[in-house]
RNA sequence: UCGCGCGGGAGAGCCUCGAAUUCAGCCAGAUUUCGGGCGCCGAAGGAGCAGCACCUCCCCGUCAAUCUCUCAGGCACCAAGGACCGCGCGAUGAUU
Numbered sequence: 001u002c003g004c005g006c007g008g009g010a011g012a013g014c015c016u017c018g019a020a021u022u023c024a025g026c027c028a029g030a031u032u033u034c035g036g037g038c039g040c041c042g043a044a045g046g047a048g049c050a051g052c053a054c055c056u057c058c059c060c061g062u063c064a065a066u067c068u069c070u071c072a073g074g075c076a077c078c079a080a081g082g083a084c085c086g087c088g089c090g091a092u093g094a095u096u
Base pairs, nucleotide, nucleotide: 001091002090003089004088005087006086007085008084013038015037016036017035018034019033020032022030023029039075040074041073045071046069047068048067051062052061
């Protein structure tokens, strides 16, 4: 540095419209799925910049982030995902 296992791990609309499904069945309401609208989040991934180097004509190099942008992803609970952290194991490299 990378991989694997275990543990921890935040944020943001139970908004609205349409179609279908289920419960109910007079009206009305609730649940689930899909598609749209507006709003929002940043901690998978992605993108941008500081700096450094070169130059002082032109053209360009390297390069970050938990910052910024939200393409992607996500927005009741649960689940999934999740940067990062801890512990363990393994591999590779450097130094001695």
A computed fold for a 96-nucleotide RNA from Nocardia camponoti, annotated as Glycine riboswitch aptamer. The sequence is in RNAcentral, with records from Rfam. Taxonomically the source falls in Nocardia (Bacteria, Actinomycetota, Mycobacteriales, Nocardiaceae). Its mean pLDDT, the model's own confidence on a scale to 100, is 80.